Context: one part of a larger RNA
RNA sequence: UGACGGGGGCCCGCACAAGCGGAGGAACAUGUGGUUUAAUUCGAUGAUACGCGAGGAACCUUACCCGGGCUCGAACGGCUAAUGCAUAUAUGGGAAACUGUAUAGUUCGCAAGGACAUUAGUCGAGGUGCUGCAUGGUUGUCGUCAGCUCGUGCCGUGAGGUGUCGGCUUAAGUGCCAUAACGAGCGCAACCCUUGUUGUUAGUUGCCAUCGGGUAAAGCCGGGGACUCUAGCGAGACUGCCAGCGUAAGCUGUGAGGAAGGGGGGGAUGACGUCAAAUCAGCACGGCCCUUACGUCCGGGGCGACACACGUGUUACAAUGGGGGGUACAGCGGGGAGCAAUCAGGCGACUGUGAGCCAAUCCCAAAAUCCCCUCUCAGUUCGGAUCGGAGUCUGCAACUCGACUCCGUGAAGUUGGAUUCGCUAGUAAUCGCGCAUCAGCCAUGGCGCGGUGAAUACGUUCCCGGGCCUUGUACA
Repeated sequence: UGACGGGGGCCCGCACAAGCGGAGGAACAUGUGGUUUAAUUCGAUGAUACGCGAGGAACCUUACCCGGGCUCGAACGGCUAAUGCAUAUAUGGGAAACUGUAUAGUUCGCAAGGACAUUAGUCGAGGUGCUGCAUGGUUGUCGUCAGCUCGUGCCGUGAGGUGUCGGCUUAAGUGCCAUAACGAGCGCAACCCUUGUUGUUAGUUGCCAUCGGGUAAAGCCGGGGACUCUAGCGAGACUGCCAGCGUAAGCUGUGAGGAAGGGGGGGAUGACGUCAAAUCAGCACGGCCCUUACGUCCGGGGCGACACACGUGUUACAAUGGGGGGUACAGCGGGGAGCAAUCAGGCGACUGUGAGCCAAUCCCAAAAUCCCCUCUCAGUUCGGAUCGGAGUCUGCAACUCGACUCCGUGAAGUUGGAUUCGCUAGUAAUCGCGCAUCAGCCAUGGCGCGGUGAAUACGUUCCCGGGCCUUGUACA
């Protein structure tokens, strides 16, 4: 100087407390461990691995296993030589890859020659093989915590200290005051995006108040720019005003005005560093290793196994509910090998037809809600696992191993031990919708979007993590 303390002081954080809803019990989905296996490819492992890399494992992917092929090779470049082919068609073997046979067979240039290709040879290839403890780049984490430093000066023999400490204040090393310090940098804040109010400009594909037309109904038509909306430029919030407290910074207020009030809400943004943290399997790269194989192609299998253990989820155990009928209202988005209205068929998944739409024009397209009826507390009209049968769709192909539909079947489960997680407001809870990936889909995952919409916070004694000051030290 740090680090540490079941030392002290001060202060924060869904850290506790106050609440609401979960997990831990059940079934299933998914990831992991383990076990098994020819293989169950590899990586990630307290917090910071475990619905993670994977934002799509039937083949492919694919790296693994078995078997069958190729060896300048699956792709690309250079050199030498030969050839004119390449390739197409037919046909044999084969599961395919591949390997035979037969026939036809280049182009540019007058030419020399060039281009292209094949074969042979050769030099480069190729490797998801090893090392993340050789590395770059990127990332997690402490932590969006308020810290981390420097120049000059001063103090100290020196390591070093001071500044950065103290008082008050703040979300903040944010400020104010004080001060052997005076300044500065990286962080904080602000500048950026979005949302909340409004003015103006613009008015189609959006809108419809007024006028006219029109319909079973409908901005449907003429028209209009008012309103909504769209999207460009502005305004607006600054403790600016008032009162109280305070030297000040600032704090307090059922204060005023205002759409918004003291950081308005949300996002992006992550200092010096820590963990030899993660990644050589995104990519790049040093070194080592393989080179008729540790390369590469193909068929099949595996990554989907199953006594079990754990994590994350979904669905439930019901009446604030289940079922039937009727009925209303979004936003983000996506659409041409696409989204598909409509009509017809089918109980249905879906099929046929195919208007419109390269989209503010057309389409995908809401649910919880509300109203009526029913069930009457039961392992049930709860719950839907599992299994049997019949189908639909995608795709070369759904046996291993897809999703969905219909009929039947109707398991566990009656609110879950110790323990444990999330959340402070348009939040939790609950309801559906969209997207990426994608032929299809194992999505209950991920990322977004809107609808309905709570309870509670006395407080900081305690648990956990963190910041500052101080003290002790067996540690460096």

The part of an RNA shown here (small-subunit ribosomal RNA, 3' major domain) has 476 nucleotides and comes from an uncultured Bacteroidales bacterium.
The full RNA is in RNAcentral, with records from ENA and SILVA.